Predicted 3D model of a 136-nucleotide RNA (SAM riboswitch aptamer (S box leader)).
RNA sequence: UUCUUAUCGAGAGAGGCGGAGGGACAGGCCCGAUGAAGCCCGGCAACCGAUUUGAGAUGCGGCGAAAGCCAAUUCUGAAAUGUCAUGGUGCUAAUUCCUACAACCGCAGGUGUUCCUGCGGCUUGGCAGAUGAGAA
Numbered sequence: 001u002u003c004u005u006a007u008c009g010a011g012a013g014a015g016g017c018g019g020a021g022g023g024a025c026a027g028g029c030c031c032g033a034u035g036a037a038g039c040c041c042g043g044c045a046a047c048c049g050a051u052u053u054g055a056g057a058u059g060c061g062g063c064g065a066a067a068g069c070c071a072a073u074u075c076u077g078a079a080a081u082g083u084c085a086u087g088g089u090g091c092u093a094a095u096u097c098c099u100a101c102a103a104c105c106g107c108a109g110g111u112g113u114u115c116c117u118g119c120g121g122c123u124u125g126g127c128a129g130a131u132g133a134g135a136a
Stems, first nucleotide, its partner, number of pairs: 001136008013041001015040003021031003026099003042092003047088002049084003052079002055076003061070003096128001101125003104121007
């Protein structure tokens, strides 16, 4: 760098150094000398990790004349997001800050009226991006 997969409406400091920028890109809208980026410390969370109980599915294989019984493995969801936080990341303004493409719904308008245009919607999907885990 590429591919696969999961997650992205919750959470997290009035600390130190630092000095002007930052929120990926574009448009918007914001944050910033009442101090940006970056670094350190602190914190959050629980992806990797550790760990307990019981349930369902699967059914290698074994027993049996059969019905059936036992049952490796893997998967699923539950127990407050099960519990923990030594380690590897990550995160620590605003939903991934919003939109950007398509669909759906609602409203308004239009003499192309099973169509078109505009606006709106914690609606659905997609694109893009971020992070973890695995692979090349």